[in-house]
């Protein structure tokens, strides 16, 4: 520090995701140890048990029990035993008293509060125990608890009656203090004086002389502990500044409310209460109300600002089953206390009673989830005690949880035949991998044995010193000695034994580090985002291997971060989301200048505080770390105080340039009212006038013979002002346009006379505010929602047309919205220019003016610098600064719902969630597409000649059939295609019978010479079984040889293998098609752009051509174009057989002849073969384009040929996932006595049908019969076949030549001449059909050609539609050749004959090309895409009610309870009295205010749930239509 994700790609916006970091966490797998930490976040839910706050006997009486002395009884001889009693000790103890129980420990409900931090006040207050210090502790009383004794009651309890004690409880004395009231001094704090109130309790050690004594003891002196008063200490109560949650869809709240008097009350201040008085008091800097929430030190994340958060640990709070309430006390309104009510739970003899774990543990309950009913009080700390010492779930410790932080181990070192196995492979290999085995070590933790702590100080006895005392004694204090440990036989130590007991999770398509097989096949799954999966998945499942972490590791949850994504630091608002519809303006914010004064902000110091812990530094102790000791620093918008005096602000005093204001001009649709004017347009009346007017693409509805449109005259009537008119003017917008008049706002220039900062801006608030729209009331010519009516259409509730009401106008008065836009708030200031135009001054100059020139002020346009994502903006700023305001914060839902508010209605303003989505979206590229635009091409169209579509008949396809009709091509680009040859074979398809190392190939093993073959037989449709006379070869090595072993062939038997036209052209190579032979496609470098990308390659001009020329931030350059090859067309030069024969000789023939016919010579001139070079380049000439040259065009000479001469091969980047796995190759997959293979037969040729491509016709330019002429190409040996001869003929005999310029095929047709047909279904037509034959082949049934004879079908030129062709082309006419036995050949591929018509043009159709435009399109228009219905699934509005929570008034009832009054009833202290009695305090009691829960009744918030119903999401391929995106076909 960033990254992934909208696009073909590209910048920006901008949301959504990811990696970091933390957790009281939970779940998955997994799991050796130990230290420190840590653990009920849910149900403030319920609790069973146990335990958590008791002590004090040195405050008091009393009980029990021991043990001593002592007396008596009684049992027994006694010892002794037992029992009554008395006094000592001594231990236990229920009462009574005291202290403590208000701390300690729990939760986090409630609380938005002086409850909390912070910094103050407090003269407005308290404080037990501790501590100081001084003075006192005198003398009386009168009760009551324990007990007994009587009584009620299941029990928990309670009553009576009798004794009795105190440090319990009351009077009294004193009064050092201390409180009140008075005076007097003092500033004040305070002191004096006086008056007055006002205290108290003992207990306990120890002691000589002395006194008193119930002989216990006690005065008395002394210590110690109480006790009473005072002052600190500590703690607390109580005021106050200032700080920290959301909501305004909460705007208004308040009656004790605000104050004041006077009281009451409290430790104290207050309206705390209360009576009475006054009407205040609070709120936009948010009262009031809602929701949520304990604060905080800190914690967690952060670069910091900041967010977030309050687990432990510390502070404060606030609660103790739920509400209420006091009462005790120094302290509560009290967690283990009391009264009340309630709700739940126990007990109960049904009368009545108990009871609160949010103390430790524990349980059940809900939950994703959170622990031992542990030891011990040894230490630390509380309570009580003189102390021993009890008490203590505080604490210290164990125990369970990998919950978290740390440290440690699970070995080290050596080891390549790189093992074995496991993966993966191109089969060679390569990973795991030094990993392992093996060899040497070492010994941490576990584990055994031994040893073995530190926390301990105390307390208590002894002994010794010292203080205190008059001394001993105490008591305190020093020092020795003695005891005390739960944790724990732990840590730790030392020793033993052995590699021995100790390794998972998770990941691997990018982001992100890590790849390969297998399986799966849009299933099964995965997934944090973007996505993966439909047969080769690095994404899914498994295994290998990798990679990360590591006793972990990974999910899910949640915080911060990354997010500059709320932006103070640090963000926006023309088009992305955002500027208010516009002005006034209160509050608020900010504000020229000059001086002085002040010190609020502001700046510096000093001080005081910011609890520890925590964080950071140093240092330190556990073997190290976590942990934890110490010291340090740091930390507040704080408090006090001193100082500074620029800058702000405060107050005072000027100033004048910001602002106004005054004079003088001036320009205007500014506004508002009255008046008024022509034009048109419709209507009436009248006149002229006839048939037709309107109106459309076209019509038709409509008006018109009752007279219309058309004119022309009058007259009514409303609305709105043509030219003038201008990116001209005014206005704040909205708006504003015929004239005059009145009223009126602004606004600008000049002049500087006046004011003295009066400014700027504006939440809220007031006002204005287009159109349609509402109300009343006029008014209504046009023109036109709704509506009627013709059209159009598939439909038309639109778009066109004919009428037409509301409405547009007026007046009043509502509404308040819009693309209210410059989609740009206002207002000030500063920053290069140019050039138009309104309006005023000004300078020159002029008779006066224009033109020029400066200058303010408005409005345009173009551009500097800057800015911006671009696009654009640019002194009218979106630039560069200030100030105030509004506004945004991903798309959708939704400007919707509720809720307030306004409104008459419509409806406005304000304004959400849920739910869903990975994107929406700006701007610019670069295609591609337009029912956009421009050029320009092409047999695209048009002209034109032939054709298809009808008909019959071949041939292909579909389609139906079949056991099979084998597969494959499928718009152009498949369909006389793959087939350039389906009877068998091919054949791939059916049926059937048959083989299984197989028809073919290559190893390897064993066999095997009478083996391999094989005439023949036997089956059998064959194929294939079965059998079989006869029967081999070579090489080597031994032999003399016969043989013998060994090997090759070939064969058997087996084994690997072999084969598959089986799938996948969407897994490939290749090779085709097709756009299109159309002129394009693109690259270096350079430039320009943030960037995709432009430039070149755009632009004139020109071309078949991106073909050439100017131009030009562009200079080159490649692929394409053309050109370089082949053919044709002239020449020229070489060659001359098999090709030619002019001249020449010559031979035979024919003929009178000329001559002509064949043969030899002989030539190579000519044709002609096939080599080779010439030729054609716009070279030349005129014109024409252009400034002018060039390219180019047009004609024109020459020339065989002329402007790429005609034709051919030749096909750019690249598109169609186009075509082929059946041609061949090939990866994956699949079969394996079959999906290989071999045969026989059948199918591929089936046929009611459809369509594509041809052939032959429909005739007379035909036809048929005779004649008779002229070719190129090309085959040929299992070949082509001549002459002859047969046959009417296909043919057939016979076989001559010819491996070819030599022979053969081979007679060309058509034309041409001559002769019939004469318009007819015919002498067209030939189809179907018989019959005879030929001819290939093993075989023509299914299913070949082919000939003759007969037969003679449709068909008369073909409906929509539709195809080719621009010249040697189309059209016709034959000829050849490839496949092949032979052919279903009319196909196909090539030859040559004869041989045309037309092209005005480029407006449309279809393709294409450049270039502009627009786009929401990029799978590129066969795109995108919107709405209704329909079904499904989810979430949410309304809804008659219904059921809950809270809560607000009013009113009723009123527990306990404080208070207040009464108090006839009871009543020990105190006073009057001798006393009896009495008063008086006090109780009980009873009244009364308050008052909790509870009940009535009516509000108000918010929750759930509801028949129906309202839009919304979202979901594969539904339904209607086509509303947007291209001028989206009506912008």
């Nucleotide at each position: 520090a960033g990254a992934g994700u909208u696009u073909g790609a590209u910048u920006c916006u901008g949301g959504c995701u990811c990696a970091g970091a933390g957790c009281g966490a939970a779940c998955g797998c997994u799991g050796g140890c130990g230290g420190c930490g840590u653990g009920g976040a849910u149900a403030a839910g319920a609790c069973a048990u146990g335990c958590a706050a008791g002590u004090c006997g040195a405050g008091c009486g009393g009980g029990a029990c021991c043990u001593c002395a002592u007396g008596g009884g009684u049992a027994g001889c006694a010892a002794u035993a037992u029992u009554c009693g008395u006094g000592a000790g001594g231990u236990c103890u229920a009462g009574c008293g005291g202290c403590g129980a208000a701390c300690g420990g729990g939760u986090g409900c409630g609380u938005a509060a002086c409850a909390c931090g912070u910094a103050g006040c407090u003269u407005a207050c308290c404080u037990a125990c501790c501590c100081u210090c001084a003075a006192g502790u005198g003398g009386g009383g009168g009760a009551u608890a324990a007990u007994c004794c009587c009584g009620c009651g299941a029990a928990a309890g309670c009553g009576g009656g009798a004794c009795u004690a105190a440090u319990a409880c009351c009077g009294c004395a004193u009064g050092u203090g201390u409180c009140c009231c008075c005076g007097a001094c003092g500033a004040a704090a305070g002191u004096c004086g006086g008056g007055g109130g006002u205290a108290a309790a003992g207990c306990u050690g120890g002691g000589g002389a002395c006194c008193c004594u119930u002989c216990g003891g006690g005065g008395c002196c002394u210590g110690g502990c109480g006790c009473u008063a005072a002052g600190g200490c500590u703690g607390g109560g109580g005021c106050u500044g200032c700080g920290a949650c959301c909501u305004a869809u909460c705007a208004g709240c308040u009656a004790g409310u605000u104050g004041g008097u006077a009281g009451g009350g409290u430790a104290a201040c207050g309206g705390c209460c209360u009576a009475c008085c006054a009407a205040g008091g609070c709120g936009a800097a948010g009262a009031c109300g809602g929701g949520u929430a304990g604060c905080u030190g800190g914690u967690c994340u952060g670069a910091g600002a900041g967010g977030a958060u309050g687990a432990c640990c510390a502070g404060c709070c606030a609660c103790a089953c739920u509400g209420g309430a006091a009462c005790u006390g120094a302290g509560a309104c009290a967690c283990g206390g009391u009264c009340c009510a309630g709700a739940c739970a126990c007990c109960u003899a049904c009368g009545g009673g108990u009871g609160g774990c949010a103390g430790c543990a524990g349980u059940c309950g809900a939950g994703a989830a959170u622990c031992u009913u542990c030891c011990u009080c040894a230490a630390u700390g509380g309570g009580c005690g003189a102390a021993a010492g009890c008490c203590u779930g505080a604490a210290g410790g164990a125990g369970c949880g990998a919950c978290g932080c740390c440290g440690c181990g699970u070995g080290g070192g050596g080891g390549a035949u790189g093992a074995a196995g496991g993966u993966c492979u191109u089969c060679g290999g390569a990973u795991u991998g030094u990993a392992a085995a093996c060899c040497c070590c070492u010994g941490u933790c576990a584990c055994c044995u031994g040893g073995g702590a530190g926390c301990a100080a105390u307390c208590c006895c002894c002994c010794g010193g010292g203080a205190u005392u008059a001394a001993u004694c105490g008591u305190c204090u020093c020092g020795g000695g003695g005891u005390u440990g739960a944790u724990a036989g732990u840590a730790c130590c030392a020793g033993g034994a052995g590699a021995g007991g100790a390794a998972g999770c998770c990941g691997u398509g990018g982001c992100u580090a890590a790849c390969u097989c297998c399986g799966u096949g849009c299933c099964a799954g995965c997934a944090g985002c973007c996505g993966c999966g439909g047969u080769a998945a690095u994404a899914c499942g498994g295994a290998g291997a990798c990679g990360g972490c590591a006793a972990g590791c990974g999910u899910u949850g949640c915080u911060c971060g990354g997010a500059a994504u709320c932006a103070u630091u640090g963000g926006g608002c023309g088009u992305a989301a955002a500027g208010g519809g516009u002005c006034c303006g209160c509050a608020g914010g900010c504000g020229g200048u000059c001086g002085g004064c002040u010190a609020a902000g502001u700046c510096g110091g000093a001080u005081g505080u910011g609890a520890a812990a925590u964080c950071u530094c140093g240092u330190g102790g556990c073997u190290u770390a976590a942990c934890u000791g110490c010291g340090a620093a740091a930390g507040g918008u704080c408090a006090u105080u001193c100082g500074a005096a620029a800058c702000u602000g405060g107050c005072c005093g000027g100033c004048u340039c910001g602002a106004g204001g005054a004079c003088u001009g001036g320009a205007g649709a500014g506004g508002a009212g009255a008046c008024u004017g022509g034009a048109a347009u419709u209507g009436u009346c009248g006149g002229u006038g006839u048939a037709g007017c309107g109106g459309u693409g076209a019509a038709a509805u409509g008006c018109g013979u009752a007279g219309a449109u058309a004119u022309c005259g009058a007259c009514a009537a409303g609305a709105a002002c043509a030219c003038c008119u201008g990116u001209g003017g005014c206005g704040a917008a909205g708006g504003c346009g015929g004239g005059u008049c009145u009223c009126u706002g602004g606004c600008c220039a000049g002049u500087u006379c006046c004011u003295g900062a009066c400014g700027c801006u504006c939440a809220g608030g007031g006002a204005c505010g287009a159109a349609a729209g509402c109300u009343a009331g006029g008014g209504g010519a046009g023109c036109a929602a709704a509506c009627g009516g013709g059209a159009u259409c598939a439909g038309a509730u639109a778009c066109c047309c004919c009428g037409g009401u509301a409405g547009u106008c007026c007046u009043a008065g509502c509404c308040c919205u819009a693309a209210a836009c410059g989609g740009u708030g206002c207002u000030c200031a500063c920053u290069u220019g140019g050039u138009g135009u309104g309006g005023g001054g000004g300078g020159a100059g002029u008779c006066g003016a224009c033109c020029c020139c400066c200058u303010c002020c408005g409005u345009g346009c173009c551009g500097a610098a800057g800015c911006u994502a671009a696009c654009g903006c640019g002194u009218u700023a979106a630039g560069u600064g200030a100030g105030c305001c509004g506004c945004c914060u991903g798309g959708g839902g939704a400007g919707u719902a509720c809720g307030g508010c306004c409104g008459c209605a419509a409806g406005g303003c304000u304004a959400a969630a849920a739910c869903u989505c990975a994107a929406a979206g700006a701007a610019a590229u670069u295609g591609a597409c337009g029912g956009g635009g421009g050029c320009c091409c092409g047999c695209a169209c048009a002209a034109g000649c032939g054709g298809u579509g009808g008909a019959g008949c071949a041939u292909g396809u579909g389609g139906c059939u079949u056991a099979a009709u084998u597969c494959g091509a499928u718009g152009c680009a498949a369909c006389g295609c793959g087939a350039a040859g389906a009877a068998c074979c091919u054949u791939a398809c059916c049926u059937g019978g048959c083989c299984u190392u197989g028809a073919c190939a290559u190893g390897c093993u064993g066999g095997u010479c009478g083996u391999a073959g094989a005439a023949g037989c036997c089956u059998g449709a064959a194929a294939g079984g079965g059998u079989g006379a006869c029967g081999a070869u070579c090489c080597c090595g031994a032999g003399c040889a016969a043989u013998c072993g060994g090997g090759a062939a070939g064969c058997c038997a087996g084994c690997a293998c072999a084969g598959g036209u089986g799938c996948u052209g969407c897994a490939u190579g290749g090779u085709u098609g097709u756009c299109g032979u159309c002129a394009g496609c693109u690259c270096g470098u350079g430039u320009c752009g943030u960037g995709a990308g432009a430039u070149g390659u755009u632009g004139g001009c020109u071309u078949a051509a991106g073909u050439g020329c100017c131009g030009c931030a562009a200079c080159g350059a490649g692929c394409g174009c053309a050109a370089c090859c082949c053919c044709u067309g002239u020449g020229u030069c070489u060659a001359g057989u098999u090709g030619c024969c002019a001249u020449c000789c010559u031979c035979g023939g024919a003929g009178c002849a000329a001559u002509c016919c064949g043969g030899g010579g002989g030539g190579c001139a000519c044709u002609c073969u096939a080599g080779a070079c010439a030729g054609a380049c716009u070279g030349c000439c005129u014109c024409g384009c252009u400034u002018u040259a060039a390219a180019c065009g047009a004609g024109g000479a020459g020339g065989a040929a002329g402007g790429u001469g005609g034709g051919g091969a030749c096909g750019a980047c690249g598109u169609c996932a186009a075509a082929u796995c059946a041609g061949u190759a090939u990866g994956g997959c699949c079969c394996u006595u079959a999906c290989g293979g071999c045969c026989a037969g059948g199918g591929c040729u089936g046929c009611a049908c459809a369509c594509g491509u041809g052939c032959u016709a429909c005739a007379a330019u035909g036809c048929c019969c005779g004649g008779c002429a002229c070719a190129g190409a090309g085959g040929g040996a299992a070949g082509c076949g001549a002459a002859c001869c047969c046959g009417c003929g296909a043919g057939g005999g016979c076989g001559a030549g010819c491996a070819a310029a030599u022979c053969c095929c081979u007679g060309g047709a058509a034309a041409c001449c001559g002769g019939g047909c004469u318009c007819a279904g015919u002498u067209c037509g030939g189809a179907u059909c018989g019959a005879a034959g030929g001819c290939u082949g093993c075989a023509a049934c299914u299913c070949g050609c082919c000939u003759u004879c007969g037969u003679g079908a449709a068909g008369u030129u073909g409906g929509a539609a539709u195809c080719g062709c621009u010249a040697g082309u189309a059209a016709u006419g034959g000829c050849g050749c490839a496949u092949c036995a032979g052919c279903u050949a009319c196909g196909g591929c090539g030859c040559c004959g004869u041989g045309a018509a037309u092209a005005c043009g480029u407006u449309c159709c279809c393709g294409g090309g450049c270039c502009u435009u627009g786009u929401a399109c990029a799978c590129a228009c066969c795109g995108c895409c919107c709405g209704u219905c329909a079904c499904a699934u989810c979430a949410u509005g309304g809804a008659a009610g219904c059921c809950g929570g809270c809560u607000g008034c009013a009113c009723c009832c009123g527990a306990a309870g404080u208070c207040g009054c009464c108090c006839a009833c009871c009543c020990a202290a105190c006073c009057c009295g001798c006393a009896a009695g009495g008063g008086g305090c006090g109780g009980a009691g009873g009244c009364g205010c308050c008052g909790a829960a509870g009940g009535u009744a009516u509000g108000g918030c918010u929750g759930g749930u509801g028949a129906c119903u309202g839009g919304g999401a979202u979901g594969a391929a539904g339904u209607c239509g086509a509303a947007a995106c291209a001028a989206g076909g009506u912008a």

This is a predicted structure of a 1531-nucleotide RNA (small-subunit ribosomal RNA) from a metagenome. It matches the Rfam family "Bacterial small subunit ribosomal RNA". The sequence is in RNAcentral, with records from SILVA.